[in-house]
The prediction has a mean pLDDT of 82. A computed fold for a 107-nucleotide RNA from Mesobacillus subterraneus, annotated as SAM riboswitch aptamer (S box leader). It matches the Rfam family "SAM riboswitch aptamer (S box leader)". Rfam links the family to the GO term regulation of gene expression. The model forms 97% of the base pairs in the Rfam consensus. Taxonomically the source falls in Mesobacillus (Bacteria, Bacillota, Bacilli, Bacillaceae). It was read from a public genome assembly, where an Rfam model found it.
RNA sequence: CUCUUAUCAAGAGUGGCAGAGGGACUGGCCCUAUGACGCCCAGCAACCGUUCCAUCGUGGAAUUGGUGCUAAAUCCUGCAAAACUAUUAGGUUUUGGAAGAUAAGAG
Numbered sequence: 001c002u003c004u005u006a007u008c009a010a011g012a013g014u015g016g017c018a019g020a021g022g023g024a025c026u027g028g029c030c031c032u033a034u035g036a037c038g039c040c041c042a043g044c045a046a047c048c049g050u051u052c053c054a055u056c057g058u059g060g061a062a063u064u065g066g067u068g069c070u071a072a073a074u075c076c077u078g079c080a081a082a083a084c085u086a087u088u089a090g091g092u093u094u095u096g097g098a099a100g101a102u103a104a105g106a107g
Stems, first nucleotide, its partner, number of pairs: 001107008013041001015040003021031003025078001027076002042070003047066002049063006074099001079096007
């Protein structure tokens, strides 16, 4: 980097360092010197691992390990369909998809 599977409306700081950008991309809309992004500490969660309990399958609990995460639904959106609205151009809602993120496995 590619492929497969699963998940993505819950949860998590009035901390320290540092000092200008950030929210993947498009169009929006936002966050940010009342300190963003990043790093450290702290925390959340339970994908993998481990331990314990029950167990046919499997389920539950814990967290010393490997990741992940800690503004806004993956912030909304992009492509398609349906319904409603409305009047020629759209708007709203729902569903599916695409793209993305994370985990586990394969190449």